[in-house]
This is a predicted complex of two RNAs, RNase P RNA and transfer RNA, with 329 nucleotides together. It holds a member of the Rfam family "Archaeal RNase P". About the family: Ribonuclease P (RNase P) is a ubiquitous endoribonuclease, found in archaea, bacteria and eukarya as well as chloroplasts and mitochondria. Its best characterised activity is the generation of mature 5'-ends of tRNAs by cleaving the 5'-leader elements of precursor-tRNAs. Cellular RNase Ps are ribonucleoproteins. By type it is a ribozyme. Its family is annotated with multimeric ribonuclease P complex, ribonuclease P activity and tRNA processing in the Gene Ontology. On this family, see Brown, Nucleic Acids Res 1999: "The Ribonuclease P Database".
RNA sequence: AAGAUCCUGAGGGGCUGACUCCGGUGUAACACCGGAGAGGAAAGUCCGGACUGCAAAAAGCCACGGAAUCCCGAAAGAAUCGGGGCGGGAGUGAUCCCGGGCAAGACAACAGAGACGAGUCAGCGAAAGCUGGGUGAAACGGGUCCCCUUCCGGCAGCAAUCCCAAGACGGAACGGUGCGGAGGCUUUUACAAGUUCCAGGUAGGGAGCCAAGACAGAUAGCCCUUAAACAGAAUCCGGCUUAUCGGGAUCUU
RNA sequence: GCUCGCGUAGCUCAGUUGGCAGAGCGUUCGGUUCACAUCCGAAAGGUCCUUGGUUCAAAUCCAAGCGCGAGCACCA
Numbered sequence: 001a002a003g004a005u006c007c008u009g010a011g012g013g014g015c016u017g018a019c020u021c022c023g024g025u026g027u028a029a030c031a032c033c034g035g036a037g038a039g040g041a042a043a044g045u046c047c048g049g050a051c052u053g054c055a056a057a058a059a060g061c062c063a064c065g066g067a068a069u070c071c072c073g074a075a076a077g078a079a080u081c082g083g084g085g086c087g088g089g090a091g092u093g094a095u096c097c098c099g100g101g102c103a104a105g106a107c108a109a110c111a112g113a114g115a116c117g118a119g120u121c122a123g124c125g126a127a128a129g130c131u132g133g134g135u136g137a138a139a140c141g142g143g144u145c146c147c148c149u150u151c152c153g154g155c156a157g158c159a160a161u162c163c164c165a166a167g168a169c170g171g172a173a174c175g176g177u178g179c180g181g182a183g184g185c186u187u188u189u190a191c192a193a194g195u196u197c198c199a200g201g202u203a204g205g206g207a208g209c210c211a212a213g214a215c216a217g218a219u220a221g222c223c224c225u226u227a228a229a230c231a232g233a234a235u236c237c238g239g240c241u242u243a244u245c246g247g248g249a250u251c252u253u
Numbered sequence: 254g255c256u257c258g259c260g261u262a263g264c265u266c267a268g269u270u271g272g273c274a275g276a277g278c279g280u281u282c283g284g285u286u287c288a289c290a291u292c293c294g295a296a297a298g299g300u301c302c303u304u305g306g307u308u309c310a311a312a313u314c315c316a317a318g319c320g321c322g323a324g325c326a327c328c329a
Stems, first nucleotide, its partner, number of pairs: 001253010011225006019037008039230001043241002046239005051157004056189007064153005069085005086099005100148002105145003117140001121132004161207004170198005180191001200328003254325007263278004272309001280296005302318005
């Protein structure tokens, strides 16, 4: 100097007294006092869970998605999660990446005699067979997968969903000869009146919603210090990834 | 907030068991015409949105990022 791995922080002080919420006191509106008020990623929405609905369960087949070397861990058969061992590969190295199988099915452009079916090209040899110059990523033994095996998995999402109010209360198709009910189909038991489309109407309030907390959404402004950069919670929790500025430790060349 | 879709030539779009990137319109040049249009022939024009990975090989498969667009509530 370059590189690799890991840890950690993204503030402090003052003034004005703006905004949201809570508590207290006095009030006709409101005022005063005290307290609390964004992040390491709140982001991307790539995953998982809580939670909620789909009116009750069981079984089989198909489709779709995921996992599959071994061990351990996180409410747990969780995820594109984390750690370690083993094996393989890349790299000078620190380190990084990958992990079921090839019996059957499918695939391999161009080049090459020949590309997945075994034989063929050249040489040797009676034959079986052996050897290999060139092409190519791969030359007969395998490689990869939308293929196969085993295991696991219902679907949708807070604009979910529940309650109240308001307005509107028409038409068509299918339906007790069974609508409908968790990917599709089938079977069994229990249940039982709607489903889809068109036209129309309402688009208000509350709960969900949190010791930050709401629904055009509070968390402010100025000054000093080197205090900037990425960036602003929206049901909550966890993982991953990406964006930004520093500080530190260890290791390699 | 949630769920999806798209990005390929100047424009509109094709392109999937991964194997040399295409069509129509437009542009340019040449021909036809007295000239223009039409017509005929030819040519140019591409970081397949970006980056990384898998693979012998990626527009295509996988991951991340960027940009653009669509849908959603309740009553009945």